[in-house]
RNA sequence: ACCGAUAAUGGCAAACUCGGGGUAACCCGGGGACGCAAAGCCACGGGUCCUCUUUUUCAGGUCAUUGAUCACGAGGAUAGCCGGGUUACCGAAG
Numbered sequence: 001a002c003c004g005a006u007a008a009u010g011g012c013a014a015a016c017u018c019g020g021g022g023u024a025a026c027c028c029g030g031g032g033a034c035g036c037a038a039a040g041c042c043a044c045g046g047g048u049c050c051u052c053u054u055u056u057u058c059a060g061g062u063c064a065u066u067g068a069u070c071a072c073g074a075g076g077a078u079a080g081c082c083g084g085g086u087u088a089c090c091g092a093a094g
Stems, first nucleotide, its partner, number of pairs: 002094001003091002011036002016031006034080001040086003044083003047078006054071001057068003
């Protein structure tokens, strides 16, 4: 250095729930623990999700446009989806 013990000291906190923020995805705080050796940090690549403009198709409707849906684009969310970058505690075996 790689690596990661039924080691030690500690850490984080899914679902759910309460309060708050946001159109939303989701975020923050309290409770709570499914899990996590980077579940620390960074949206750089891919994925997924949300919103909006335009567009495709369908339906309603009958002149005012409504609903659903598709694709491009724009803006966002997710680091506990994967990859990548970066920093770091401990030290058995190998």

This is a predicted structure of a 94-nucleotide RNA (c-di-GMP-I-GGC riboswitch aptamer) from a Deltaproteobacteria bacterium. Rfam family: c-di-GMP-I-GGC riboswitch aptamer. Gene Ontology term of the family: cyclic-di-GMP binding. Its mean pLDDT, the model's own confidence on a scale to 100, is 84. The sequence was found by an Rfam model in a public genome assembly.